[in-house]
RNA sequence: GAAGUGAACCAGAUGAUCGCCCGCCGCCAGGCGGGAGGAAAGUCCGAGCUUCGCAGGGCAGGAUGCUGGGUAACUCCCAGUCUCGGUGACGAGAAGGAAAGUGCCACAGAAAAUACACCGCCUCGCUACCCGCGGGGUAAGGGUGAAAAGGUGGGGUAAGAGCCCACCAGUAUCCCGGGUGACCGGGAUAGCUUGGUAAACCCCGUCCGAAGCAAGACCAAAUAGGGGGGCGGCACGGGUGGCCCGCCCAAGGCCCCCGGGUUGGUCGCUUGAGAUCCGGAGCAAUCCGGGUCCUUAGAGGAAUGAUCAUCGUCCCGGCCUCCGUAAGGGCGCCGGGAAACAGAACUCGGCUUAUGGUUCACUUCCACC
RNA sequence: CGGGACGUAGCGCAGUUUGGUAGCGCACCUGAAUGGGGUUCAGGGGGCCGGAGGUUCAAAUCCUCUCGUCCCGACCA
Numbered sequence: 001g002a003a004g005u006g007a008a009c010c011a012g013a014u015g016a017u018c019g020c021c022c023g024c025c026g027c028c029a030g031g032c033g034g035g036a037g038g039a040a041a042g043u044c045c046g047a048g049c050u051u052c053g054c055a056g057g058g059c060a061g062g063a064u065g066c067u068g069g070g071u072a073a074c075u076c077c078c079a080g081u082c083u084c085g086g087u088g089a090c091g092a093g094a095a096g097g098a099a100a101g102u103g104c105c106a107c108a109g110a111a112a113a114u115a116c117a118c119c120g121c122c123u124c125g126c127u128a129c130c131c132g133c134g135g136g137g138u139a140a141g142g143g144u145g146a147a148a149a150g151g152u153g154g155g156g157u158a159a160g161a162g163c164c165c166a167c168c169a170g171u172a173u174c175c176c177g178g179g180u181g182a183c184c185g186g187g188a189u190a191g192c193u194u195g196g197u198a199a200a201c202c203c204c205g206u207c208c209g210a211a212g213c214a215a216g217a218c219c220a221a222a223u224a225g226g227g228g229g230g231c232g233g234c235a236c237g238g239g240u241g242g243c244c245c246g247c248c249c250a251a252g253g254c255c256c257c258c259g260g261g262u263u264g265g266u267c268g269c270u271u272g273a274g275a276u277c278c279g280g281a282g283c284a285a286u287c288c289g290g291g292u293c294c295u296u297a298g299a300g301g302a303a304u305g306a307u308c309a310u311c312g313u314c315c316c317g318g319c320c321u322c323c324g325u326a327a328g329g330g331c332g333c334c335g336g337g338a339a340a341c342a343g344a345a346c347u348c349g350g351c352u353u354a355u356g357g358u359u360c361a362c363u364u365c366c367a368c369c
Numbered sequence: 370c371g372g373g374a375c376g377u378a379g380c381g382c383a384g385u386u387u388g389g390u391a392g393c394g395c396a397c398c399u400g401a402a403u404g405g406g407g408u409u410c411a412g413g414g415g416g417c418c419g420g421a422g423g424u425u426c427a428a429a430u431c432c433u434c435u436c437g438u439c440c441c442g443a444c445c446a
Base pairs, nucleotide, nucleotide: 001365002364003363004362005361006360007359008358009357010356012311013310014309015308016307017306018305020035021034022033023032024031025030037341041352042351044350045349046348047347048346049212050211051210052209056245057244058243059242061208062207063206064205065204066080067079068078069077070076081095082093083092084091085090096203097202101201102200103197104196105195118142119141120138121137122136123135124134125133126132150168151167152166153165154164155163169193170192171190172189173188174187175186176185177184178183216267217266218265219264226258227257228256229255230254231253237249238248239247240246260445261444262443274293275292276291277290278289279288280287281286313338314337315336316335317334318333319332321330322329323328370442371441372440373439374438375437376436379395380394381393382392389426397413398412399411400410401409402408419435420434421433422432423431
């Protein structure tokens, strides 16, 4: 210098003028205070909160899946194991079970899982030989395929084959050592060699009641408290927003549809698993103790903006000067330009996606000393 | 704001359940019949299944993320 990897941080500042929304004060004029984000987004997870006859058991259904820890909880986070990708920094992983069962594996191929033997090899018969035909053996070789039944060598055999042996790879069982554990290292034994797919059904372990602030509570106003249908005196009913049990319900009752009325107010609503500093525990996520702060939108179809000036950041061009042999670099001045993604709607913790820039650490390659 | 469905040829739709050569109708092109047009008959072209990534030998189909379109949801009696 080029290419890359990871982490952290910022999201311009101040002032003036003109506006928008909310709250308080004021009789009015007006004054004072406050007013978006790291993702407010997607609504993908997890909760708080609220209601549902209080959610208890079973089935169905859904989610999840290496190990240990963190958390209110999680499909999240941290640390590690294994596998895969990368020269590397580093990154990714829905990572239990295919030796419980079922299904599927198109085309090609003899055969896609019980090896049903196409060519080839060997052997027997027709038959005395070749050819040919038929029976049998053979998975070593050929060819097909994404995938073909451990690999290499030797022995063995009619020809062959883990049929036997040596080495290598894997699997299973046992033992020793390390680790909380996933697992790692070493050794022994067994010819045990068993295809893939579970983001196919499924099995195993763990978890899950449903709906959502248009939840819901209270007040006020208005109307035809109207019409139709279904069910209902103890169960073959209704409710429990999938089903069963269980539980709950009682006669001017409950549910559905049509029709009618209102488009008001208050609460929920913003102080919360809150932020930050110090000390301690821990590799870390995080937790504990103490101090400080409130960092202040909270509404309704919905405000949070615009212009100018100065300063700051970055880029381009020019000038002066310093360092250097040079390429180039630094301080300063002048002129011009640029600044993204986006927009709260009950609230938190995460994830994912969109997006401008700065800094630091590290890796690989090239050049020079 | 909350909940749900869909996206396949120019247009309207199948195919997704159970992964294995992407189809149908209209439209378009060519030819024939006609003096010409319509109509009819025969033949043909056109897609990488909204986009990206993953699982798998193989993805329109299964999974994740993302983009777009559409639908439903107030209270009282």
Two RNAs folded together computationally: RNase P RNA and transfer RNA, 446 nucleotides in total.
Its mean pLDDT, the model's own confidence on a scale to 100, is 76.
Rfam match: Bacterial RNase P class A. It is annotated as a ribozyme.